[in-house]
RNA sequence: CGGUGACAAGGGCAAACCGCUCGCGAGGGCGGGACGCAAAGCCACAGGCCUCGACCGCAAGCGAGGACGCUGGGCCGCCACC
Numbered sequence: 001c002g003g004u005g006a007c008a009a010g011g012g013c014a015a016a017c018c019g020c021u022c023g024c025g026a027g028g029g030c031g032g033g034a035c036g037c038a039a040a041g042c043c044a045c046a047g048g049c050c051u052c053g054a055c056c057g058c059a060a061g062c063g064a065g066g067a068c069g070c071u072g073g074g075c076c077g078c079c080a081c082c
Base pairs, nucleotide, nucleotide: 002082003081004080005079012037013036017032018031019030020029021028022027035069041075042074043073045072046071047070049066050065051064052063053062
């Protein structure tokens, strides 16, 4: 540096739900709580998903947002073995 994540070790994160709070909303923050996660660390870049808005008969398209625990991709990274 690359591969693998079987055996460990130190550990880490935290779904749903609940409380408080911010937001029109998707959802965010803090606390509780663990469904799970070898990147469930970071990034909204691509696809997809979700919200709001104008227009429109509807859909699609357009504008502005949300979520990285959907898929792909990018960056960083503990340990063990090869």